This is a predicted structure of a 1514-nucleotide RNA (small-subunit ribosomal RNA) from a metagenome. The RNAcentral record of the sequence draws on SILVA.
RNA sequence: CGAACGUUAGCGGCGCGCUUAACACAUGCAAGUCGAACGGGUAAGCUACUUUAUUUUCCGCAAGGGAGACGGAGCAGCUGAAAGUGGCGAACGGGUGAGUAACACGUAGAUAACCUAUCUUCAAGUGGGGGACAACUCUUCGAAAGGGGAGCUAAUACCGCAUAAGACCACGUCUUGUAAGGGGAUGGGGUAAAAGUUGGCGACACCGCGAGGUAGCGAACGCUUGGAGUUGGGUCUGCGGCCCAUCAGCUAGUUGGUAGGGUAAAGGCCUACCAAGGCGAAGACGGGUAGCUGGUUUGAGAGGAUGAUCAGCCACACUGGAACUGAGAUACGGUCCAGACUCCUACGGGAGGCAGCAGUGGGGGAUAUUGCGCAAUGGGCGAAAGCCUGACGCAGCGACGCCGCGUGAGUGAAGAAGGCCUUCGGGUUGUAAAGCUCUGUGGGAAGGGAAGAAUAAACGAAGGCGAAUAGUCUUUGUGAUGACGGUACCUUCAGAGGAAGCACCGGCUAACUCUGUGCCAGCAGCCGCGGUAAGACAGAGGGUGCAAACGUUGUUCGGAAUUACUGGGCGUAAAGGGUGCGUAGGCGGUGAAGGAAGUCUGAUGUGAAAGCCCUGGGCUCAACCCAGGAAGUGCAUUGGAAACUCUUUGACUAGAGUAUCGGAGGGGUUGACGGAAUUCCCGAUGUAGAGAUAAAAUUCGUAGAGGUCGGGAGGAACACCGGCGGCGAAGGCGGUCAACUGGACGAAUACUGACGCUGAGGCACGAGAGCAUGGGGAGCAAACAGGAUUAGAUACCCUGGUAGUCCAUGCUGUAAACGAUGAAUGCUGGGUGUUCUGUGAAUUGAUCAUGGGGUACCGAAGCUAACGCGAUAAGCAUUCCGCCUGGGGAGUACGGUCGCAAGGCUAAAACUCAAAGGAAUUGACGGGGGCUCGCACAAGCGGUGGAGCAUGUGGUUUAAUUCGACUAUACGCGAAGAACCUUACCUGGGCUAGAAAAUGCAAGAAUCCUGUAGAAAUAUGGGAGUGCUUUUCGGAGAAUUUGCAGUUAGGUGCUGCAUGGCUGUCGUCAGCUCGUGUCGUGAGAUGUUGGGUUAAGUCCCGCAACGAGCGCAACCCUUGUUCUUAGUUGCCAGCGGUAAGGCCGGGCACUUUAAGGAGACCGCCAACGUGAAGUUGGAGGAAGGGGGGGAUGACGUCAAGUCCUCAUGGCCCUUAUGUCCAGGGCUACACACGUGCUACAAUGGUCGGUACAAAACGCAGCGAACCCGCGAGGGGGAGCGAAUCGGCAAAAACCGACCUCAGUACGGAUAAGAGUCUGCAACUCGACUCUUUGAAGAUGGAAUCGCUAGUAAUCGCUGAUCAGCAGGCAGCGGUGAAUACGUUCUCGGGCCUUGUACACACCGCCCGUCACACCAUGGGAGUUUUUUGCUCUAGAAGUAUUUGAGCUAACCUUGUAAGAGGGGGCAGGGUACCAAGGAGUGGAAGGUAACUGGGGUGAAGUCGUAACAAGGUA
Repeated sequence: CGAACGUUAGCGGCGCGCUUAACACAUGCAAGUCGAACGGGUAAGCUACUUUAUUUUCCGCAAGGGAGACGGAGCAGCUGAAAGUGGCGAACGGGUGAGUAACACGUAGAUAACCUAUCUUCAAGUGGGGGACAACUCUUCGAAAGGGGAGCUAAUACCGCAUAAGACCACGUCUUGUAAGGGGAUGGGGUAAAAGUUGGCGACACCGCGAGGUAGCGAACGCUUGGAGUUGGGUCUGCGGCCCAUCAGCUAGUUGGUAGGGUAAAGGCCUACCAAGGCGAAGACGGGUAGCUGGUUUGAGAGGAUGAUCAGCCACACUGGAACUGAGAUACGGUCCAGACUCCUACGGGAGGCAGCAGUGGGGGAUAUUGCGCAAUGGGCGAAAGCCUGACGCAGCGACGCCGCGUGAGUGAAGAAGGCCUUCGGGUUGUAAAGCUCUGUGGGAAGGGAAGAAUAAACGAAGGCGAAUAGUCUUUGUGAUGACGGUACCUUCAGAGGAAGCACCGGCUAACUCUGUGCCAGCAGCCGCGGUAAGACAGAGGGUGCAAACGUUGUUCGGAAUUACUGGGCGUAAAGGGUGCGUAGGCGGUGAAGGAAGUCUGAUGUGAAAGCCCUGGGCUCAACCCAGGAAGUGCAUUGGAAACUCUUUGACUAGAGUAUCGGAGGGGUUGACGGAAUUCCCGAUGUAGAGAUAAAAUUCGUAGAGGUCGGGAGGAACACCGGCGGCGAAGGCGGUCAACUGGACGAAUACUGACGCUGAGGCACGAGAGCAUGGGGAGCAAACAGGAUUAGAUACCCUGGUAGUCCAUGCUGUAAACGAUGAAUGCUGGGUGUUCUGUGAAUUGAUCAUGGGGUACCGAAGCUAACGCGAUAAGCAUUCCGCCUGGGGAGUACGGUCGCAAGGCUAAAACUCAAAGGAAUUGACGGGGGCUCGCACAAGCGGUGGAGCAUGUGGUUUAAUUCGACUAUACGCGAAGAACCUUACCUGGGCUAGAAAAUGCAAGAAUCCUGUAGAAAUAUGGGAGUGCUUUUCGGAGAAUUUGCAGUUAGGUGCUGCAUGGCUGUCGUCAGCUCGUGUCGUGAGAUGUUGGGUUAAGUCCCGCAACGAGCGCAACCCUUGUUCUUAGUUGCCAGCGGUAAGGCCGGGCACUUUAAGGAGACCGCCAACGUGAAGUUGGAGGAAGGGGGGGAUGACGUCAAGUCCUCAUGGCCCUUAUGUCCAGGGCUACACACGUGCUACAAUGGUCGGUACAAAACGCAGCGAACCCGCGAGGGGGAGCGAAUCGGCAAAAACCGACCUCAGUACGGAUAAGAGUCUGCAACUCGACUCUUUGAAGAUGGAAUCGCUAGUAAUCGCUGAUCAGCAGGCAGCGGUGAAUACGUUCUCGGGCCUUGUACACACCGCCCGUCACACCAUGGGAGUUUUUUGCUCUAGAAGUAUUUGAGCUAACCUUGUAAGAGGGGGCAGGGUACCAAGGAGUGGAAGGUAACUGGGGUGAAGUCGUAACAAGGUA
């Protein structure tokens, strides 16, 4: 917001309600009225009269008469339905927005170019005749609709005549006006009128028996002519308001004139003739879209969007055309024709038009009742009553909008119950509820009850007009009438009673937790959430917001200065045209004068009403309504001002230009000439290579190359000078000379007098490549060929090589055509070069000072997002041009245009993304740079990779082969030791409060011994045995066992990506940060960078920094020297004893032990260095520049490892995923890898002999001597809880013997037998011993590891674990090297710097083809639809015209009449115009299409690796 959808819904007021199919419509209603215009008048009624039939009654003898009732007939009057003639209305009101880009609308004007019914007013009239036609009657055709014929008749219908103030027509005169067919005045001539009705009076006059009528006189309403006014309209004009230029040319009635016609009226509006014009870049013509406005909505405004309701205008009325009537129509509810559609039909013909009100179908996301009433307002007709009125007033439906009200108020803490959460304490829902005390809107019941309605008619009163008691007008009194509706409103009653939802709660954005789910289901406006702890999904509790509504969707404006007039930009983000010349246009120097277009100011008119705003008022308030005011920034007319712009005139010289002189220059064009070099040819010389590359090959060369020398040919380009030097508009221009020629600059005077700047279109120039024709062709060189490289190599490299490159003449018209910076002018601190040219200094030169024109660097202010620019601006201003508006699609398609072509210029959309981009920052990275370190390389030594075995892993296998660890940083790792146990795995057998802990109840003290079954777990028996504390002797308690109960246990189950802790790694690398200050818009920087130095961010110096922290170092342990202290279990120099052993006395000197000190600090000297830090060398010293080794691991990284050490959140299992037991498995074995051991031998093996350690360990232990065994070992049991005893033998080494190069006296696997030990138990599956067996292996491919000194290598010893089991691990000592030139390279690290398209950070990012799926789109043989131009054809109705031999009332003539003639009219026919239709041919737009082109998008496709780092060829 005219909304729609979802959920929900108590009441009222005021508004609003088919935005779509101008799609089709059943039914009813929406325009009639007037009898006071007219003829007439059904049914029926009333009144009067006449007549008559019947009857009653009265009078009367009767005849007859009177009166009454009822019926019929006649006549007159009144009321009166339907139809007709006539008048007025039907052209208003109501609907819709299809068409229309137009004088349609808005606004201001014009009409001297016009009309206007009704109405008002003024003036003059209203005389006298005539003939018809409906209705009606008769008849006839037709199904109907509807007609035809004959006859009658009225009028306010129709037609002549008379009259004519004024009007009109033609002519004449005068006047006014700028003018005009103007206004006014005037003359005579001509033309044209009329209608009555109603009511009153009605003396006189006439008719009638009478009633009454006629004439006459007033009145009212009409009628005719004319003037004026009002109202309404017609026409014309200025200005204003949409898109497309991928619509650029349009136009023959076209533009104008003359004459005529036509109209109410100007006009090509129409016709004839004449002329050839008219419109257009200020957008004609064409196409698309659209009713316009007041207003509405948004916005601070300027603007933008919009045009529902209300109001003004326009257009339309099924579609197209046409006229008639009329004051007015080209007529929504009229006519005619054509067409489509629907309906009726007797098939011959007819009827219809809801975009009136309701309503129906349809369409659609979507929009109401076939209501009441004319009571009010308004309209038509009428004299009026009144009738009509789907206008209108009301009601109904719809939360569609706006506004108002309610759903209760006060009190109430035991902070109830319940829910939810919980850290289990509590919190929250929450004064909320309950309870207590009140109120009564709305709803309900009962009662009362409006306003909206008075200027109606009629009657009365007063007054005016009038002759009037008539009539009429004014004032006043009485006076009928209410759809809504018994509605609004008021009163009373009862009673909190029946009345709250919706959305949201990650940020934006107010509002948080639990559960479920597990990248599923789902959410989502944007960012984004969800992969097992989701504040984002779903539910719940709680909360937040709004509230009879709340959300969602759509649309519009705002924010958006993201179209910038107000109010933006263009060096690098999108954006300066490649450059100039110049047209239109825009802008333009100084003084003066005139004008007054712009400008400013005053006045007048207008800017409808409503709306907005202000004030006041009416509904209880508000919404809403009423009144007044203001505003309406606009337009027009008019008066004034003259600064500025403009215009005209006349001046000026500062802009611009011309003349004179001068020098500078690769400026241009043409011609001529020159030398060097390359190549080729010839000759000479000369011999095997040359050439090329990273290395090669293709290639050339013994047919003589390359090299060297000489001669010749030809083409192209011009070394040095040469320079951020010069010239040119740009592109561009470079040997020398000549000719022709353009421009700039300097100097000094003179002249012109604004002549200027810019520049859409336009024109010209315009590198290279390319094209055409003809030349030329040395070198170079796309394509191409070959050789390499490579996984490939259609490339990079090499050898060749054609177009081309060169010249001439044309074309092309593009470049990173760049200063990525348009042109012009002015202004705004400086410094330093350079180029051209002046002036001055005193004379030249050098030089100095000072001007002008260029060019380059640095910088102030200022600008800039920053980088940077900075008098050559990207500063401050002005003028003009060009260009930009997210990325991709795309500079593409289509169209147009240029081009020989290639292609250029112009230039979209669909679709798709949430980014793309700039500058700078911090990191990371680089096949970037610099400095530097490390067993990183190099130099060495020894290994691994080959063999056998051991061990771990993968794989495979299996019932199970439990689990974890996977680059470095998994793989002799967790595991410092799997036969059972361990053990987590498998098979089988058992248990279910459980193997353990706490509680309650019950029983028994505890406990011990011993059977049976079973593989065991376990099940089931028998026996022995009552203790402690307390006591009122009943019992109670503690501990313990069993059973039961119920809080619970248990889990090596899952998640190391929920975690703690611990650990690995970068890395023992030297780094990582902070406070304050300063710099920067900011991220950040500085400090921490720099110069030195160090192992080190170690220290010094410098410095917008000054300080500080965690790291480094030091403090700690150990080792190396020494001193002091202390000597037992250690030691023994000297003394003594002993056969011998520190065995003993003795000693503590030494060794040693273990406590504490000393010592090393660049301290000293010299040199270097900045009189620094420090480095180098030396002295002394046990040790020298950190002495060696260890412990110690910053901020952090790897979601690194571990839930199976431990702890722990969550989840899962609970007669099992827990637990117990037996057996098996973890020990499998085609294979692969890692780590080791042993070897392959002679620097060795075997045998024998002889030496020398350290450290650690020992009571369920180490275990001596001695004895047995070949041996493992057995027996034994001294000593020792250990400086005392034991294991204990160290081994390599050394000395000697044998072996002599062989698969061996190397090597020991494998295997057989026999044993030992441990252990409940060595089968699966232990170690060791003896005898025998004697495999592979002869030094190990590619590759790869460790180590810089007591190190590598080699040798043994010990320990932990452990009953037993060590080739592993952790330690210990013995023997004991080689090499390091050095930092180019490999790997890794640190600092600085540079580039970056990386930031998950190079294991990054990322491009293109192909394949697949989907989407939109271009082309497309065609095909189809719509629209439109042109040319023919056609020609309904209608109008005009013509004819009109047919027909013909009024008037005229004639006739006694019938009639005849004239005038006029009509039918019919012809002609012109013309709608639909038909034919042909073009244009445009849309749909569709085999096939085809590219484009976009899409978790894990293919091929390569083009770009980003020097991206590996910038």